[in-house]
Context: one part of a larger RNA
RNA sequence: CUCUUGUUAAGGAACUCGGCAAAAUAGCCCCGUAACUUCGGGAUAAGGGGUGCCAGUUAAAGUGAAGCCUAUACGGCGUAAGCGUUGACUGGCCGCAGUGAAUGGGCCCAAGCGACUGUUUACCAAAAACACAGGUCUCUGCUAAAUCGAAAGAUGAAGUAUAGGGGCUGACACCUGCCCGGUGCUGGAAGGUUAAGGGGAAAUGUUAGCGCAAGCGAAGCACAGAACUUAAGCCCCAGUAAACGGCGGCCGUAACUAUAACGGUCCUAAGGUAGCGAAAUUCCUUGUCGGGUAAGUUCCGACCCGCACGAAAGGUGUAACGACUUGGGCACUGUCUCAACAAGAGAUCCG
Numbered sequence: 001c002u003c004u005u006g007u008u009a010a011g012g013a014a015c016u017c018g019g020c021a022a023a024a025u026a027g028c029c030c031c032g033u034a035a036c037u038u039c040g041g042g043a044u045a046a047g048g049g050g051u052g053c054c055a056g057u058u059a060a061a062g063u064g065a066a067g068c069c070u071a072u073a074c075g076g077c078g079u080a081a082g083c084g085u086u087g088a089c090u091g092g093c094c095g096c097a098g099u100g101a102a103u104g105g106g107c108c109c110a111a112g113c114g115a116c117u118g119u120u121u122a123c124c125a126a127a128a129a130c131a132c133a134g135g136u137c138u139c140u141g142c143u144a145a146a147u148c149g150a151a152a153g154a155u156g157a158a159g160u161a162u163a164g165g166g167g168c169u170g171a172c173a174c175c176u177g178c179c180c181g182g183u184g185c186u187g188g189a190a191g192g193u194u195a196a197g198g199g200g201a202a203a204u205g206u207u208a209g210c211g212c213a214a215g216c217g218a219a220g221c222a223c224a225g226a227a228c229u230u231a232a233g234c235c236c237c238a239g240u241a242a243a244c245g246g247c248g249g250c251c252g253u254a255a256c257u258a259u260a261a262c263g264g265u266c267c268u269a270a271g272g273u274a275g276c277g278a279a280a281u282u283c284c285u286u287g288u289c290g291g292g293u294a295a296g297u298u299c300c301g302a303c304c305c306g307c308a309c310g311a312a313a314g315g316u317g318u319a320a321c322g323a324c325u326u327g328g329g330c331a332c333u334g335u336c337u338c339a340a341c342a343a344g345a346g347a348u349c350c351g
Base pairs, nucleotide, nucleotide: 001346002345003344004343005342006341007340008339010337011336014335019332027051028050029049030048031047036041038171052093053092054091055090056089057088058087059086062083063082067077068076069075070073106330107329108328109327110326111325112324113322114321118130119129134169135168136167137166138165139164140163146155147154148153172317173316174315175314177247178246179245182244183243184240185239186238187237188236191235192234193233197229198228204222205221206220209216210215248266249265250264251263252262275309276306287303288302289301290300291299
């Protein structure tokens, strides 16, 4: 010097990103116990008191003699006898002090997130992430849909729409607004467009023949392919947002000022409703006001000017729960002011 421990005057978080670490609390019995609440909880809330030994009294689970009964038994009564772990009470004793040798909740207030128990990054993350019961949309009529597999076959399921698959949301309470123009999905079928296929017009090559020649040219064969016909799809027409998604701008206006219930105008498919709001979202920003502190970029309550909340990528609340996150307080302490001493184990040096 390091590690593992122990104790510490006065102070008591002044330490620090942060009470990290440590200290403190602690079992059992009695008293007592708030807001809130889904009436179950919250709750061991909180906060107090008791706790040793001896004796006595009393209560007491249990045990239970003699005797009695009739159903004669491993029975019942007797039974408030007696004995009696232990508890309570009373008295006494010892001691500075009386829970325990060890082992055994710190508590309270407020807020955020997630309802809850649960799950997770084996080896830096346990969480507000995942799951969840519940909600909703959608597909699926059974040889189901979906999934694995060139297939056979299997799962689904030895199930059958109160079933099974998929998506989103995530207890509960109150709710879940407007937009179908775009994209998707579902339905529709008049018209437009549209493949192979069907169809086979005209043209062309060849040449029997005709012609003095130029040339014309049947049939066949070859080549070539027009009209016409023709599905889904797309265009088109509707529906659908707990489908993907979206939910405006400018100008003016009230008898102080300010503001604008009101008006005008442009654009849009429609212009953000309820609720919430400097928020796990607010840039400006340590916004402003109030609370808490002597002093508060955090915290709590408000305001609303929401850069850039908002309704199942759910909105707002919410008792209970949480090794979650944030702020405050009590208790407690070597975290600190400020360090000291002691024990053990190392390191180092000497032997």

About this RNA: Predicted 3D model of a 351-nucleotide part of an RNA (large-subunit ribosomal RNA, domain IV) from a fermentation metagenome. Model confidence (mean pLDDT): 82 of 100. The full RNA is in RNAcentral, with records from SILVA.